[in-house]
RNA sequence: AGUUAAUGUUUGGGGUGCCGCAAGGCUGAGAUAAUACCCAUUGAACCUGAUCCAGUUAGCACUGGUGGAGGGAAACUGACGUGCUUUAUC
Numbered sequence: 001a002g003u004u005a006a007u008g009u010u011u012g013g014g015g016u017g018c019c020g021c022a023a024g025g026c027u028g029a030g031a032u033a034a035u036a037c038c039c040a041u042u043g044a045a046c047c048u049g050a051u052c053c054a055g056u057u058a059g060c061a062c063u064g065g066u067g068g069a070g071g072g073a074a075a076c077u078g079a080c081g082u083g084c085u086u087u088a089u090c
Base pairs, nucleotide, nucleotide: 001085002084003083008076009075010074011040012039013038014037017026018025019024046071047070048069052065053064054063055062
């Protein structure tokens, strides 16, 4: 000099599937109980359409489409100046 954000607090939102007789296995941040995990408008966390379409998988998951779709939960703090970036000087 630039940036006006990171961070923190409180509050809130959300999901919990697939294969298997079972044991167990798979994916994932999380697979039903937890001071967990993810997300909070610059919002693909999550829901609806959807028992959707194409590819793919043991299956779910995954990839692409639908999709610039329709919904979806916030205040304060930081800030009488912290953090970050750059430059100059010592």
Predicted 3D model of a 90-nucleotide RNA (TPP riboswitch aptamer (THI element)) from Lactobacillus sp. Sy-1. Rfam family: TPP riboswitch aptamer (THI element). Rfam links the family to the GO term thiamine pyrophosphate binding.